A computed fold for a 696-nucleotide part of an RNA from a Patescibacteria group bacterium, annotated as large-subunit ribosomal RNA, domain II.
Its mean pLDDT, the model's own confidence on a scale to 100, is 83.
Rfam family: Bacterial large subunit ribosomal RNA. Gene Ontology terms of the family: structural constituent of ribosome and ribosome.
The source organism's lineage runs through Bacteria and Bacteria candidate phyla.
The RNAcentral record of the full RNA draws on ENA.

Context: one part of a larger RNA
């Protein structure tokens, strides 16, 4: 990992609510009893509901509890309307509750048993230990010494010595890693007379043993062994639940909870019943204190007057005083505020009238799922006015649970909600050069940067370029170019080696002039020198400044040329403004199904209603979920006194009918059982469970 089988809401009992029956007070249970006997009748009224409720009771009684109460008050009764209610049994279905309880799954708890032939630890009995080294106490001889005793030679063989084989181990690296092997192997290396190592026999054991202690080890198992059994322990968790259509269709929030990935109940769904517009819209009356705004209060900041204040603010002054600055008031002037408000909306809520015939909405009851929510648009809190970020509120909108067209591709954005078919039309978002359906349309303009072609990146820089606004000069000649002038007192005074327009400090004036500064700027040790300002000539018709906007330019660095989806476009880019035209499951048109509503008919009938036809209106996506109608499998039973060797089932093509499940007919195949109505019963549907067996 394919294919076959098998593989998951069952039974019993109690109880609630619904549909069907029977009865009108309802039913029998055990038990006998009969009988054609997994069965069927009959007896059986014991008791159960129920015909009255109150109170813990005792007890009373359409009452009664409380209580002193004949008060009150609480549970009852009775009255009123309408339809007739009501009750009890049985069966089916839903769904609790108790049990294994839809179905598989723990780790574990307990309790008998089995293991120390692995492996620790103890007894008892035996074995093993090449060779080499080193040279301890005793003793012996000689020298010394008064001795104790010291040295030196010999002799001798001590040790958890020392080097290294067997053996026992297991340091570092490789090799192995579906291995030679569930820990070997190659090389190295530790200890090798000792707490040494091994044989055989034996002893301690599961909350227990053994441990020179590592929770090590107790048979490839150990922070509680191994096997049975209590066991279908228990799982708020993870997976898995098997035909088919039709109707409606959700939450991801609120309380509570040793609760936060779970529950309970309340919101929201569904069905049955029942109220009848009680729902939604408009109006017409309220009450508010939010956006806004404001500064009248309470605060917060920031200029400007003033007032006060300090024995110790600084500075000037002989002092009085001035002046700077510090603090606190007041008063001006602009201002700020979620815990300011003299104000002050829209919306929302309350109430009431009114209109709409049509979605609603409220009451009871069965049944639930949901209580991990996601983005987006407003208003906010935290955070950095970060985050696909977090928390709320807007019962906003989509996903969720929604296909379909658009956005290149893309749950949550734009458009628009899929009943079924159609080679038929119109349209929405978005588009119309090719990829690609549809305009190389129309008119004016802007961009020259491939900007730009879906959004999207700054400050700051620039005679890029359009469009406007103020303004200033100008044929008494502007602006720009060209040609010439740009002097004289004087090298101003002071500084200073020098200081001469041009280190630096003061002053910054007179004359001649068309005009020329005690000089805007290079330059010099310091002079020189070259320019500007200014002024004429010469030339000709515009020049200049500031600002406001459009579209561009640099600022702009990365890993496929890696990109506008691409091609590629100078428009097939931006800006107005227009006309076509293409675009979906939307809308129209044609046939069809179906749901609920109102109408006609037509048959039935317990007389309430049901069923079927036919028009006509409104509908028909959908997950958790809830209702409602069918299909198929196995058995049992009636019937058809069915089919069947003239071929059943069962497999195989093949056509036909059904909205489906699924059914039917024909051919082939097979070779012995089976069908069809009707009503009953379930081991009743297979794609998933790391499902189980079996095959390949």
């Nucleotide at each position: 990992g394919c294919c076959a089988a098998c593989g998951a809401g069952u039974u019993g009992a109690u109880g609630c609510a619904g549909g069907c029956u029977g009865c009108u007070g309802a039913c029998u249970a055990a038990g006998c009893c009969c009988u054609u006997a997994u069965g069927g009748g009959g007896u059986g009224g014991a008791g159960u509901c129920u015909u009255a409720g109150g109170g813990a009771a005792a007890c009373c009684g359409a009452g009664u509890g409380u209580u002193a109460a004949u008060a009150g008050c609480g549970c009852g009764a009775a009255a009123a309307u309408u339809u007739u209610a009501a009750g009890u049994a049985g069966u089916c279905u839903g769904c609790a509750u108790c049990a294994g309880a839809c179905c598989c799954g723990a780790a574990g708890c307990c309790g008998g048993a089995u293991g120390a032939g692995c492996u620790u630890c103890c007894c008892a009995u035996g074995a093993g230990c090449a060779g080499g080294g080193u040279g301890a106490u005793c003793c012996c001889u000689c020298g010394c010494g008064a001795a104790a005793g010291c040295g030196a030679g010999g002799a001798g063989g001590a040790g958890g010595c020392c080097c290294g084989a067997a053996c026992c181990g297991a340091u570092a690296c490789g090799c192995c890693g579906u291995g030679c092997a569930a820990u070997a192997c190659g090389u190295u290396c530790g200890g090798a007379u000792g707490a040494c190592u091994u044989g055989u026999g034996g002893g301690a054991a599961g909350g227990a043993g053994u441990g020179a202690a590592a929770a090590g080890c107790u048979a490839a198992u150990c922070g509680a062994a191994u096997u049975c059994g209590g066991u279908a322990a228990u799982a708020g968790c993870u997976g898995g639940u098997u035909c088919u259509c039709u109707c409606c269709g959700a939450a991801a929030u609120a309380g509570c909870u040793u609760u936060u990935g779970g529950g309970c109940u309340a919101g929201c769904g569904u069905c049955u019943a029942g109220u009848g517009a009680a729902c939604c819209c408009u109006c017409u009356a309220g009450g508010g204190g939010u956006a806004g705004a404001g500064c009248a209060c309470u605060g917060g900041a920031u200029g400007g007057u003033u007032u006060g204040a300090a024995u110790a603010g600084g500075g000037g002054g002989a002092a009085a005083c001035c002046u700077c600055g510090u603090c606190a008031g007041a008063c001006u002037a602009a201002u700020c505020a979620a815990a300011c408000u003299c104000c002050g909306a829209a919306u929302a809520c309350u109430a009431g009238a009114g209109a709409u015939u049509a979605a609603u909405a409220c009451u009871a009851g069965g049944c639930a799922g949901u209580u991990a929510g996601a983005c987006u648009g407003u208003g906010g809190g935290c955070g950095c006015u970060a985050a696909g970020g977090u928390c709320c509120a807007u019962u906003g909108g989509u996903c969720g649970a929604a296909a379909g067209g658009g956005a290149a591709a893309c749950a949550g954005c734009c458009c628009u909600g899929a009943u079924c078919u159609c080679c038929a039309u119109c349209u929405a978002a978005g588009g119309u050069c090719c990829c690609u359906a549809a305009a190389u349309c129309u008119a004016u303009g802007c961009u020259a940067a491939g900007u730009g072609c879906a959004c999207g990146u700054a400050a700051g820089g620039a005679g890029g370029u359009g469009a406007g606004a103020u303004u200033u000069c100008u044929c008494c000649g502007a602006c720009a170019g060209u040609g010439a002038g740009g002097a004289g007192g004087u090298u101003g005074g002071c500084u200073u080696a020098g200081a001469a327009g041009c280190a630096g400090c003061c002053a910054u004036c007179c004359u001649u002039u068309a005009a020329a500064g005690a000089a805007a700027g290079c330059g010099u040790a310091a002079u020189a020198g070259c320019u500007c300002a200014c002024u004429c000539a010469u030339c000709a018709a515009g020049a200049g400044a500031u600002u406001u906007u459009g579209c561009g330019c640099c600022g702009c660095a990365g890993a496929u040329a890696a990109u506008c989806g691409g091609g590629g476009c100078u428009a097939a880019g931006c800006a107005u403004a227009g006309u076509a035209c293409c675009g979906a499951a939307g809308g129209u048109g044609a046939g069809g199904a179906u749901g609920c509503c109102a109408g006609a008919g037509u048959u039935c009938c317990u007389c309430g209603g049901a069923a079927c036809u036919c028009u006509g209106g409104c509908g028909u996506g959908g997950u958790a979920g809830g209702a409602g109608a069918g299909u198929a499998u196995u058995c049992u039973u009636g019937a058809c006194u069915g089919c069947u060797g003239u071929g059943a089932a069962g497999c195989u093509c093949u056509g036909c009918g059904g909205u489906g499940a699924c059914g039917c007919a024909g051919g082939g195949u097979g070779g012995a059982g089976u069908g069809u109505c009707g009503a009953g019963a379930a081991g009743u549907a297979a794609g998933a469970a790391u499902g189980u067996u079996g095959g390949c």